Transfer RNA from Candidatus Woesearchaeota archaeon CG10_big_fil_rev_8_21_14_0_10_44_13, 72 nucleotides, folded computationally.
[in-house]
RNA sequence: GCCUCCGUAGCAUAGCGGUGGUGCACGUCCUUGGUAAGGACGAGGUCGUGGGUUCAAAUCCCGCCGGAGGCU
Numbered sequence: 001g002c003c004u005c006c007g008u009a010g011c012a013u014a015g016c017g018g019u020g021g022u023g024c025a026c027g028u029c030c031u032u033g034g035u036a037a038g039g040a041c042g043a044g045g046u047c048g049u050g051g052g053u054u055c056a057a058a059u060c061c062c063g064c065c066g067g068a069g070g071c072u
Base pairs, nucleotide, nucleotide: 001071002070003069004068005067006066007065010024011023012022013021018055026042027041028040029039030038048064049063050062051061052060
């Protein structure tokens, strides 16, 4: 330098163009003599970034940034 894949909550991970879920972690409460375990409820995301297409983009297209692998 070229090719492929990836980037979504603190961490991990899903998400066929129609207002983004799950698990762990976190907060409040229930339960206990007290913890742990268990249960109920809740908070937390400008979906890496800048454009484009579209009535509508996490999703499709392009540039850039970052990461992983391969080729030279």
Its mean pLDDT, the model's own confidence on a scale to 100, is 83. It matches the Rfam family "tRNA".